[in-house]
RNA sequence: UUCUUAUCACGAGAGGUGGAGGGACUGGCCCUUGGAAGCCUCGGCAACAGGCAGUGAUGCACUGUGCCAAUUCCAGCAGACGAUAAAGUCUGACAGAUAAGAG
Numbered sequence: 001u002u003c004u005u006a007u008c009a010c011g012a013g014a015g016g017u018g019g020a021g022g023g024a025c026u027g028g029c030c031c032u033u034g035g036a037a038g039c040c041u042c043g044g045c046a047a048c049a050g051g052c053a054g055u056g057a058u059g060c061a062c063u064g065u066g067c068c069a070a071u072u073c074c075a076g077c078a079g080a081c082g083a084u085a086a087a088g089u090c091u092g093a094c095a096g097a098u099a100a101g102a103g
Base pairs, nucleotide, nucleotide: 001103002102003101004100005099006098007097008096013042014041015040016039017038021031022030023029025076026075027074028073043068044067045066048064049063050062051060052059053058072095077092078091079090080089081088
């Protein structure tokens, strides 16, 4: 980096450092000098894989990851409903994220 499978309406932040961006992309809308990203420390959430216990359902949270504003923040493409338009609602796909496996 590519492919496959599963999940994505739940949940969980303080301190230090740093000094202007961040929320993947585009549009919107938000967060942010009352301090963004990144990094460090400590804490927490979850339970994908391994491990352990159990006949099993399941549990623990030891190991490897992941995560801790807003539904993946909302939409993007197609369809249905909406009187045919709009607002809006729903479904599926695309894209993205994470895990496990494969190349």
A computed fold for a 103-nucleotide RNA from Terribacillus halophilus, annotated as SAM riboswitch aptamer (S box leader). Of the family's consensus pairs, 97% are formed in the model. Its mean pLDDT, the model's own confidence on a scale to 100, is 88. NCBI's taxonomy places the organism under Bacteria, Bacillati, Caryophanales, Bacillaceae, Terribacillus. The sequence was found by an Rfam model in a public genome assembly. It matches the Rfam family "SAM riboswitch aptamer (S box leader)". Rfam links the family to the GO term regulation of gene expression.